[in-house]
Context: one part of a larger RNA
RNA sequence: CAGUAGCAGCGAUAGUCGGGUGAGAACCUCGACGGCCUGAUGAGCAAGGGUUCCUCGGCACUGUCAAUCAGCCGAGGGUUAGCCGGUCCUAAGUCCCCCCGUAAGUCGACGGGGACAAAUGGGAAACUGGUUAAUAUUCCAGUGCCAUCACGCGUUAAAAGUCGACACCGCAGAGAACACCGAGCCGGGCCUUCGCCCGGUCGAAUCGGGGAAGUUCGUGGAUGCCGUCACGGCACGAAGCGAACGAAGCCCGAGAUAGGGAAACUCGGUGGUAUCUGGGGUCCGUGAAAAGACGAGCGUGAUGUCCGUACCAAGAUCCGACACAGGUGCUCUCCCAGCGAAAGGGAAGGUCU
Numbered sequence: 001c002a003g004u005a006g007c008a009g010c011g012a013u014a015g016u017c018g019g020g021u022g023a024g025a026a027c028c029u030c031g032a033c034g035g036c037c038u039g040a041u042g043a044g045c046a047a048g049g050g051u052u053c054c055u056c057g058g059c060a061c062u063g064u065c066a067a068u069c070a071g072c073c074g075a076g077g078g079u080u081a082g083c084c085g086g087u088c089c090u091a092a093g094u095c096c097c098c099c100c101g102u103a104a105g106u107c108g109a110c111g112g113g114g115a116c117a118a119a120u121g122g123g124a125a126a127c128u129g130g131u132u133a134a135u136a137u138u139c140c141a142g143u144g145c146c147a148u149c150a151c152g153c154g155u156u157a158a159a160a161g162u163c164g165a166c167a168c169c170g171c172a173g174a175g176a177a178c179a180c181c182g183a184g185c186c187g188g189g190c191c192u193u194c195g196c197c198c199g200g201u202c203g204a205a206u207c208g209g210g211g212a213a214g215u216u217c218g219u220g221g222a223u224g225c226c227g228u229c230a231c232g233g234c235a236c237g238a239a240g241c242g243a244a245c246g247a248a249g250c251c252c253g254a255g256a257u258a259g260g261g262a263a264a265c266u267c268g269g270u271g272g273u274a275u276c277u278g279g280g281g282u283c284c285g286u287g288a289a290a291a292g293a294c295g296a297g298c299g300u301g302a303u304g305u306c307c308g309u310a311c312c313a314a315g316a317u318c319c320g321a322c323a324c325a326g327g328u329g330c331u332c333u334c335c336c337a338g339c340g341a342a343a344g345g346g347a348a349g350g351u352c353u
Base pairs, nucleotide, nucleotide: 015033016032017031018030019029020028034352035351036350037349042332043331044330045329048312049311052310053077054076055075056074057073058072062070063069082145083144084308085307086306088122089121093116094115095114096113097112098111100108101107126143127142128141129140130139146304147303148302149301150300151299152298153297161294162293163292167282168281169280171278172277173276174275178271179270180269181268182267183266184201185200186199187198188197189196190195202259206254207253208252209251210250214245215244216243217242218241219240224234225233226232260265283287318327319326334346335345336344
């Protein structure tokens, strides 16, 4: 130079006051007020990490300040399964062996055999509630289910067949969950007058019954009828009538004088995701396989080993040398208004290093 440049510029601008603990508090904790996130900064998983989980005791280190706090240090504790997953099956594919050729082979064509390969494909069977500081469809309570074996009863027998088993895009019907509207009941808030607002009104697997479309059969016998959102159907037998088979996470009953709740512990409507059924369109693309299951009964008893299970799953537990504004697969997703998972605002929940 100069009290100059800078100390603003991530669409997540975030704290403030009071109490507590403590030697010590802006940042540890409690309360109030105020903010931020809403297809995520919420909830549940996979990969990866590997004890980071919980409790007690600490602050030399780590934490870009401080720290009584901690993913840090020390100690102790914590992961419970016949029915969640692995384990089984096959897939693209990988590996090994055989056969044969050659004088030979670490070489080679066809063929054959075996093993491996999915914690997102296929697949036997579990739900509700309670409980821990930390695990729970695993423990406990209650209620179920499957396979194998044994025994008893039954059956002539174990096969045909069917399922597993499938693309993409619209459409129609049924429809849990959920949301909204209206009413009843229970509880709470405002106001203590009218009334308005908020929350709740629950209850599984499983077992039994019901259940549309569609298909088949019987009957019927059209003279242009039947029918769809749309395409359509018909004397090779339409409509109509009847029967059989026949779906859902659908409806009803049991489950449940279980459980849950302080209590009430109801009803109607609209929309509608999952799920189920039917129909149509598109393709120079035509959309797996195997194990296995059903077919193939009832009852009683026994058995069901092994491995995973804590926690994070990210603006601090993963990959990026870092508590890094980067990267990282799947599932759920309320209200207002809206075509919408857009933008904006909010609830629940989380959070204000």

Model confidence (mean pLDDT): 83 of 100. Predicted 3D model of a 353-nucleotide part of an RNA (large-subunit ribosomal RNA, domain III) from Halopenitus sp. H-Gu1. NCBI's taxonomy places the organism under Archaea, Methanobacteriati, Halobacteria, Haloferacaceae, Halopenitus. The RNAcentral record of the full RNA draws on ENA.